[in-house]
Context: one part of a larger RNA
RNA sequence: AGCCAACGGUGGAUGCCUUGGCGUCUACUACCGAUGAAAGACGUGUCUGGCUGCGAUAAGCCUCGGGGAGCUGCCUAGAAAGCUUUGAUCCGUGGAUGUCUGAAUGGGGAAACCCAGCACCCGUCAUGGGGUGUUACUCCGGUCUGAAUACAUAGGGCCGUGAGAGGGAACGGGGUGAAUUGAAACAUCUAAGUAACCCCAGGAAAAGAAAACAACAGUGACUCCCUGAGUAGCGGCGAGCGAAAUGGGAUCAGCCUAAACCGUAGUGGUGUCAAAGCCUGAUGGCGUUGCCACUGCGGGGUCGUGGGACCCGAGAGGAGAAGCAUCAGAUUCUCCACAGAGUUACAAAGUGUUGAUGUAGUGGAAGCGUUUUGGAACGUCGCGCCACAGUGGGUAAGAGCCCCGUACACGAAACAUCAUCACCUCUGCUUGGUGUUCCCAAGUAGCGCCGGAACCGUGAAAGCUGGCGUGAAUCUGCGAAGACCACUUCGUAAGGCUAAGUAUACGUAGACGACCGAUAGUGCACUAGUACCGUGAGGGAAAGGUGAAAAGUACCCCGGGAGGGGAGUGAAAUAGUACCUGAAACCGUUGGUUU
Numbered sequence: 001a002g003c004c005a006a007c008g009g010u011g012g013a014u015g016c017c018u019u020g021g022c023g024u025c026u027a028c029u030a031c032c033g034a035u036g037a038a039a040g041a042c043g044u045g046u047c048u049g050g051c052u053g054c055g056a057u058a059a060g061c062c063u064c065g066g067g068g069a070g071c072u073g074c075c076u077a078g079a080a081a082g083c084u085u086u087g088a089u090c091c092g093u094g095g096a097u098g099u100c101u102g103a104a105u106g107g108g109g110a111a112a113c114c115c116a117g118c119a120c121c122c123g124u125c126a127u128g129g130g131g132u133g134u135u136a137c138u139c140c141g142g143u144c145u146g147a148a149u150a151c152a153u154a155g156g157g158c159c160g161u162g163a164g165a166g167g168g169a170a171c172g173g174g175g176u177g178a179a180u181u182g183a184a185a186c187a188u189c190u191a192a193g194u195a196a197c198c199c200c201a202g203g204a205a206a207a208g209a210a211a212a213c214a215a216c217a218g219u220g221a222c223u224c225c226c227u228g229a230g231u232a233g234c235g236g237c238g239a240g241c242g243a244a245a246u247g248g249g250a251u252c253a254g255c256c257u258a259a260a261c262c263g264u265a266g267u268g269g270u271g272u273c274a275a276a277g278c279c280u281g282a283u284g285g286c287g288u289u290g291c292c293a294c295u296g297c298g299g300g301g302u303c304g305u306g307g308g309a310c311c312c313g314a315g316a317g318g319a320g321a322a323g324c325a326u327c328a329g330a331u332u333c334u335c336c337a338c339a340g341a342g343u344u345a346c347a348a349a350g351u352g353u354u355g356a357u358g359u360a361g362u363g364g365a366a367g368c369g370u371u372u373u374g375g376a377a378c379g380u381c382g383c384g385c386c387a388c389a390g391u392g393g394g395u396a397a398g399a400g401c402c403c404c405g406u407a408c409a410c411g412a413a414a415c416a417u418c419a420u421c422a423c424c425u426c427u428g429c430u431u432g433g434u435g436u437u438c439c440c441a442a443g444u445a446g447c448g449c450c451g452g453a454a455c456c457g458u459g460a461a462a463g464c465u466g467g468c469g470u471g472a473a474u475c476u477g478c479g480a481a482g483a484c485c486a487c488u489u490c491g492u493a494a495g496g497c498u499a500a501g502u503a504u505a506c507g508u509a510g511a512c513g514a515c516c517g518a519u520a521g522u523g524c525a526c527u528a529g530u531a532c533c534g535u536g537a538g539g540g541a542a543a544g545g546u547g548a549a550a551a552g553u554a555c556c557c558c559g560g561g562a563g564g565g566g567a568g569u570g571a572a573a574u575a576g577u578a579c580c581u582g583a584a585a586c587c588g589u590u591g592g593u594u595u
Base pairs, nucleotide, nucleotide: 001594002593003592004591005590006589007588008587009586015580016545017544020516021515022513023512024511025510026509027508028507029505030504031167032166039101040100041099042055043054044053046079047078049075050074051073061095062094064092065091066090070083071082072081106115107114108113116135117134118133119132120131121130122129137164138163139162140160141159142158143157144156145155171202172200173199174198175197176196182189186236212219213218223250224249225248226247233241234240254497255496256495257441261299262298263297264296265295266294267293268292269291270290277286278285279329280328281327282326283325284324304475306440307439308438309437310435311433312432313431314430315429317336318335319334320333321332322331338428339427340426341425342424350423351422352421354419355418356417357416358415359414361410362409363408367383368382369381372379384401385400386390392404393403394402446470447469448468449467450466451465452464456482477492478491479490480489481488532539533538552579555566556565557564558563
C1' cells in the first nucleotide's frame, strides 16, 4: 500500500410525517374611488429587531349583541405594571379617530418632502409661530353680467353633499395587428384575427323585438347548449378551413321615440288700418293681431291581416273652472269616485309590516375493568351501551361511547340582501267608416370604383360592411328570397331601451381527489417576491422534522475556551437544540491477510 471483517467520522439519500400547495365541484358574492381608492412610507408596545394589528384617540376608542373565566397578538421566554363575575380578554353589527405619499387636486417636487394665500381661533409687548377649515382642472346645470355691433352672441363673475379623473385576477365589446410553424421547399393559403399593444364598460358584457327565416307547409326578438356535421361548401380543389336552416332543450318580456296634426314660447321675414285673426252663431270690442320659415317645449302617434293624422259617426260616472264681453252650444282643464299598472326596459323616489337568508353563536346520545403487553392503551381479553350521530381531528400506539365535533334541532339588539303586503306613485278612452288628402327616419337606400368580414381565396357572388364618387321613392311606395328577369311568398331599413338563460373567479363558505409530499407540490410549507444580482426594465434563491412532555443534563472532574468524561432526566441521549431514520461517495481506527 491492496483486499476482507468489525467499529467510527463525514454526508444528508431513503423511509415515515405535514403546517403548504395543485385540481375539481357546489352555493354565495362580484366592482372600489374626490365622504380621497388600490398600493405604500413613516410611526405606534413599559423593556420591541421582524411579522400581524392599528394611526398622534396609534396591538387600540365608543355602541349594541354573543360568550363566561381568565387576560395583556405571533417569533418568545423573562422582568415590571395592570385589567377582570360592577362580566375582562375574545367573536360579530354599527360608529369615531384615521399622520404623510399616491388620481393627489392650494403651488412646487428627485413619491412619502418643501413653500403658500384667505377666513376664524390660540399665543407673543410685537414680529416670527401654532391649530381648524378652504383654495387643482374640465364638463354640466342655474344665475348675474356683457364687447366689436342696435337686439343679440362671444367672453367674464358667482352658486351647486352636480359629474368626471385613478385602480381591478379572469371574463366582455371595440381598435391596431405579427412571426415561428404547417404546406415535408415556398410566394396564394395556414398559424390567426391567435399572441402582443391600446381604448372602453359591467357584475356580467355583448346581442335583441324581423326591411328575419322558410318554401306552397309553416315559424315568430336575442343569447346559450345538444343535434344537423366534419355534412353543404371553400381550397396552389394542396396543406387545410368549415357553416346555416330544421329538430330537441335552458330561459322567457316586451317597449319608447321621429314625422303628419294641435297648442305654446322664442328668433327672423312679410304685411298694413281692416279683407284674413281673436272656439262657433248674433251684437259690440281688440289689434306690429295675422301669415311664412326655423328652433325649443307640451299633447298626439308607433304599425305590416299596413299603421297613424285629418274628416264623419257610435258608446262611458259626479262636481267645479277657463277663453275679449253678454246669451246659447261645443271644447279643454282640475278634483273626487271607479278601474288598471309599477321601481331590470316600458315615468319615478322612498317609508313601514311580515317572512326568509347571511354577518357572532347555543344544545347535542352512549364505557368500564388491580385482564394483559407497554414509558404511555386508544391495542389484546372480558362484560356493556348509543346511533337521524361509525365524516373528520386531537388525546403519551388502531377511541362511535375521553375531548373538539358530527346527525338533528335552535338563535340576532344591529346591519345587509331578497320576497310579500300596505302607504306611495303613475295611467285611463274604446270602436266603425270614407278618401288618387297628409305623414311613415336622406346625402340615406341603390349604383360605380377599391377594400373588409362572413364556410365563400372574385368566383355565376347575392346579402352585411368601410372609403371615394354619384344619387331615389313614401304604401298604386320600398327591401329580401345567393347573378339577373317574371310570378309568388316574406318583411317594413336608414332612431333608441330591454331582465332571464350565458362567460369568468381577485374573493367568501363548504365538500371531494386511482393529485404532490420538501430537488415534489405555487417561485414561496420557514423573516419570500425576502436575501442576493442588475444603472434599469427585470431576474430571483436556499432554507421543514429533539421528545409524549423541556423533563433542554443539578452536582463533580479535564480544559483558557470549544469540547468531553462521570452523575442525573427520559421508554430511548449513537433522541443533547450541529437533535427522527441516517444509504453512498470520501476519511479513519482495530483485527486479519498478501508482497
This is a predicted structure of a 595-nucleotide part of an RNA (large-subunit ribosomal RNA, domain I) from an Acidimicrobiia bacterium. Lineage of the source: Bacteria > Bacillati > Actinomycetota > Acidimicrobiia. Model confidence (mean pLDDT): 82 of 100. It matches the Rfam family "Bacterial large subunit ribosomal RNA".